[in-house]
């Protein structure tokens, strides 16, 4: 220098055009003499910009970042 893949709560991840879901974490409550465990409720996310579309996490382009391969 070129090519490919990936980017979603604090963390790990699902989601192939129509409400962003789960686990874990954190907070509160119940339970306990207290703590832990358990149960219930809550908080919290689509890497950035542009395009297509009535509508984009999803499709397209560019950028950024990470990984892999070639030179």
């Nucleotide at each position: 220098g070129g090519g490919c893949u990936u980017g979603u709560g604090g963390u790990u991840u699902a989601g192939u055009g129509g409400u962003a879901g789960a686990a874990u974490g954190c907070c509160a409550g119940u339970u306990u003499c207290g703590g832990g465990u358990a149960c219930u409720g809550g908080c919290g996310a689509u890497c950035c910009g542009g395009g297509u579309u009535c509508g984009a996490u999803u499709c397209c382009c560019g950028g950024c970042a990470a990984g892999c391969c070639c030179u």
Model confidence (mean pLDDT): 86 of 100. This is a predicted structure of a 71-nucleotide RNA (transfer RNA) from Tetrahymena thermophila SB210. The RNAcentral record of the sequence draws on Ensembl Protists and Rfam. The organism belongs to Tetrahymena thermophila, within Eukaryota.